[in-house]
Context: one part of a larger RNA
RNA sequence: GGAUGAACGCUGGCGGCGUGCCUAACACAUGCAAGUCGAGCGGGAAGCUGAUGAUUGAAACUUCGGUAGAUUGAUUCAGUGGAGAGCGGCGGACGGGUGAGUAACGCGUAGGCAACCUGCCCCUUACACAGGGAUAGCCACUGGAAACGGUGAUUAAAACCUGAUGAUACCAUGAAUUCACAUGUUUUUAUGGUCAAAGAUUUAUCGGUAAGGGAUGGGCCUGCGUCUGAUUAGCUAGUUGGUGAGGUAACGGCCCACCAAGGCAACGAUCAGUAGCCGACCUGAGAGGGUGAUCGGCCACAUUGGGACUGAGACACGGUCCAAACUCCUACGGGAGGCAGCAGUGGGGAAUAUUGCACAAUGGGCGAAAGCCUGAUGCAGCAACGCCGCGUGAAGGAUGAAGGCCUUCGGGUUGUAAACUUCUGUCCUUGGGGAAGAUAAUGACGGUACCCUUGGAGGAAGCCCCGGCUAACUACGUGCCAGCAGCCGCGGUAAUACGUAGGGGGCGAGCGUUAUCC
Numbered sequence: 001g002g003a004u005g006a007a008c009g010c011u012g013g014c015g016g017c018g019u020g021c022c023u024a025a026c027a028c029a030u031g032c033a034a035g036u037c038g039a040g041c042g043g044g045a046a047g048c049u050g051a052u053g054a055u056u057g058a059a060a061c062u063u064c065g066g067u068a069g070a071u072u073g074a075u076u077c078a079g080u081g082g083a084g085a086g087c088g089g090c091g092g093a094c095g096g097g098u099g100a101g102u103a104a105c106g107c108g109u110a111g112g113c114a115a116c117c118u119g120c121c122c123c124u125u126a127c128a129c130a131g132g133g134a135u136a137g138c139c140a141c142u143g144g145a146a147a148c149g150g151u152g153a154u155u156a157a158a159a160c161c162u163g164a165u166g167a168u169a170c171c172a173u174g175a176a177u178u179c180a181c182a183u184g185u186u187u188u189u190a191u192g193g194u195c196a197a198a199g200a201u202u203u204a205u206c207g208g209u210a211a212g213g214g215a216u217g218g219g220c221c222u223g224c225g226u227c228u229g230a231u232u233a234g235c236u237a238g239u240u241g242g243u244g245a246g247g248u249a250a251c252g253g254c255c256c257a258c259c260a261a262g263g264c265a266a267c268g269a270u271c272a273g274u275a276g277c278c279g280a281c282c283u284g285a286g287a288g289g290g291u292g293a294u295c296g297g298c299c300a301c302a303u304u305g306g307g308a309c310u311g312a313g314a315c316a317c318g319g320u321c322c323a324a325a326c327u328c329c330u331a332c333g334g335g336a337g338g339c340a341g342c343a344g345u346g347g348g349g350a351a352u353a354u355u356g357c358a359c360a361a362u363g364g365g366c367g368a369a370a371g372c373c374u375g376a377u378g379c380a381g382c383a384a385c386g387c388c389g390c391g392u393g394a395a396g397g398a399u400g401a402a403g404g405c406c407u408u409c410g411g412g413u414u415g416u417a418a419a420c421u422u423c424u425g426u427c428c429u430u431g432g433g434g435a436a437g438a439u440a441a442u443g444a445c446g447g448u449a450c451c452c453u454u455g456g457a458g459g460a461a462g463c464c465c466c467g468g469c470u471a472a473c474u475a476c477g478u479g480c481c482a483g484c485a486g487c488c489g490c491g492g493u494a495a496u497a498c499g500u501a502g503g504g505g506g507c508g509a510g511c512g513u514u515a516u517c518c
Stems, first nucleotide, its partner, number of pairs: 001518004006514005013390006019383002021348001026346003030343003035090003040087002047080005060067002097301003106226008116218002121214007129163004139152005169194008179184001199206002227273003234264003239261006246254001276298004280291004303324005326337004354380001356379003362376001363374004393423004403414004427459001428455001431452003437445001462507005467488003473502005483490002
């Protein structure tokens, strides 16, 4: 000098674009953050309409006993209606957060899979026949304070099951053949065996099953690279390899039985410390050094530890089970919870924002669609936290006014600075108009940006420094005191170094200080 997710002190006008818990992966009140499909299924509340008409009983009449029937509308039935819940499907494995752990095939880069999977999507081929038994819901009874159940009866499906058909799929046994990289592998063919389906509707379509291919997304393996310490020198028994069996989508000590005794290490094993990695960012002429906020890619985690289920995909942040700590409810028998989602609270801290608006756009889930959901996202709010832009006026104006300060008392300086004159209208203000973002409709932002117009210099300048380094000097006060200080060093009676004033220098809505990096 440059830089920062900064903080602190003094000061503070506007706008645009960004950024904003670096500390306690500390604990969390409250609200919201993942639903959707009635064109899969049964059932169907409220409401509305019509009929029925229990009750109610106004006017009128009255022989005062009643007659009468406007009105009220219980109940039941039918139609319409479609809520909440339930079964089923798809999605809750994406999106969003955090960086605790991890020195590792975790990441980066370059390859491999003759060792693999892939829902939705695209292309191609073929098929969808016949049956069955349940179960939630509803109803009845019932346990419990609650959470949540239990028993019985009954019901539907694209839920579940059985049978049929069935291939180039899979399995077994043969035959021929291609390729190659060691196990191997491609293609053709013969025989035998095994396995499927679901319908909906407005008749347009959308779905279903099997098989092949593609695309996308993943899984696994390998070469190389990836911090510090030797005041850590030896480490290792599933350890290293083999055979067999199991397991997986798949290879493999991945797991198990048996056998062998190997494997790693001074080219740093093991141990200890620290740390998410990268694209990038900062600095530097570069080489290099430092960092890993925001944005993008990958990984890991979801109170702590462990486990599996479902599923194409999880060992699953807002699923489940167990254990632990903590918090809450309880009728003491038992239960409930997980903000490292968005806001917000307490705490910690030098320090970091609103319990906002909208699905209008982009994107995502579901749906045939209308649409619903979306704290992703788009916006707004707060903060000079950063960068950039603009303003706080412009031109003229000497009697060089007054005042201040200095003075050799002549004057010098502040200083064209002010006053004064003539203007301008950025920001501001008044009143109007008013977008793009949106292909037909639909705009949170927002009556925003922007344009026109009214008013008037009016409302808008500070901070640090002035001994040398280092641009900028005098006076007074103080007297090794008070104090300053980045280094050298100033201060003990004329201090350009302390404090104040005048003047000057630098930067400017900022300026200094502190911390860290080059």
Molecule: small-subunit ribosomal RNA, 5' domain
Organism: uncultured bacterium